[in-house]
RNA sequence: AGCUAGCUAGGCGGUCGCUGCCUGUUUUCAUACGAACUCAGGGAGAGGAAAGUCCGGACUCCACAGAGCAGGAUGUCGGCUAACGACCGACCACCGUGAGGUGAGGAAUAGGGCCACAGAGACGAGCGUAUUCAGUUACGGUGAAACGCGGUAACCUCCAUCCGGAGCAAAACCAAAUAGGCAGGCUACGAUGCUGCUCGCUGAGCCUGCGGGUAGGUUGCUUGAGCGUACAGGUAACUGUGCGCCUAGAGGAAUGACUGUCCCCGACAGAAUCCGGCUUAUCGGCUAGCU
Numbered sequence: 001a002g003c004u005a006g007c008u009a010g011g012c013g014g015u016c017g018c019u020g021c022c023u024g025u026u027u028u029c030a031u032a033c034g035a036a037c038u039c040a041g042g043g044a045g046a047g048g049a050a051a052g053u054c055c056g057g058a059c060u061c062c063a064c065a066g067a068g069c070a071g072g073a074u075g076u077c078g079g080c081u082a083a084c085g086a087c088c089g090a091c092c093a094c095c096g097u098g099a100g101g102u103g104a105g106g107a108a109u110a111g112g113g114c115c116a117c118a119g120a121g122a123c124g125a126g127c128g129u130a131u132u133c134a135g136u137u138a139c140g141g142u143g144a145a146a147c148g149c150g151g152u153a154a155c156c157u158c159c160a161u162c163c164g165g166a167g168c169a170a171a172a173c174c175a176a177a178u179a180g181g182c183a184g185g186c187u188a189c190g191a192u193g194c195u196g197c198u199c200g201c202u203g204a205g206c207c208u209g210c211g212g213g214u215a216g217g218u219u220g221c222u223u224g225a226g227c228g229u230a231c232a233g234g235u236a237a238c239u240g241u242g243c244g245c246c247u248a249g250a251g252g253a254a255u256g257a258c259u260g261u262c263c264c265c266g267a268c269a270g271a272a273u274c275c276g277g278c279u280u281a282u283c284g285g286c287u288a289g290c291u
Stems, first nucleotide, its partner, number of pairs: 001291008010262007018045002021042004027036003047268001051279002054277005059167004071163005076090004091105001092103004106158002111156002113152003123148002127140004171219004181210006193201002226245008263266001
């Protein structure tokens, strides 16, 4: 000066808030378990990409005898994995002085299409010169390729393998009021209302039960293909065993505001069912190996 891999993402405090959890507590409800609420204390509270939603899965519902067509994806060989188009290793090709990097890397004798510029001619036949009985043979410049089973499949295509659809606003449960549905009962021999009863007035509905749906509520929801560490296996991706840890769970959506101090003055950016990847954005700093 570079290459590769990994880590980090201002530090330490103070005050006031916000959202879950735990403990105690106030009030109300409840036979009870307990539920809601008030207050106090403790403890927790965004990321390496939470982003794009591009691949692959878990999970939920719908569909599904089997086979085929269409469509899509992938494509050397081997491995890893829940799965993959990701990842790891080897070979090959290309790039780089090198460490290293990049690669949709099957088939051109199934068929179709295309082959810029140059060149007479670009896959069809044929050109020039020489030569021959004879387009018979040889040579020729251009060009990536010139007659020969040419090249091109990140053009169609063929071959092989794989792929059902929608997505947590998935989906499950509880369940008002009003309206409507079904069943039963009462009712012009007066239902119902005024009205607790009688009278009176009124004059066509009323009562009970069931079931579906809506509002609303609960679950799904964060203990997981989890993280850390040690050992073991493997070149590696990765796997196994032991020990330890719990690390947001809201929902019109909390994770904030102010401030003290120090420094190298701090980038890109914020959860919304959860994981494995990829891609994109990103001020800087650190570690290891190598050229």

Bacterial RNase P class A from uncultured Nitrosomonas sp., 291 nucleotides, folded computationally. The coordinates come from a structure-prediction model, not an experiment, and the mean pLDDT is 77. The RNAcentral record of the sequence draws on MGnify. NCBI's taxonomy places the organism under Bacteria, Pseudomonadati, Pseudomonadota, Betaproteobacteria, Nitrosomonas.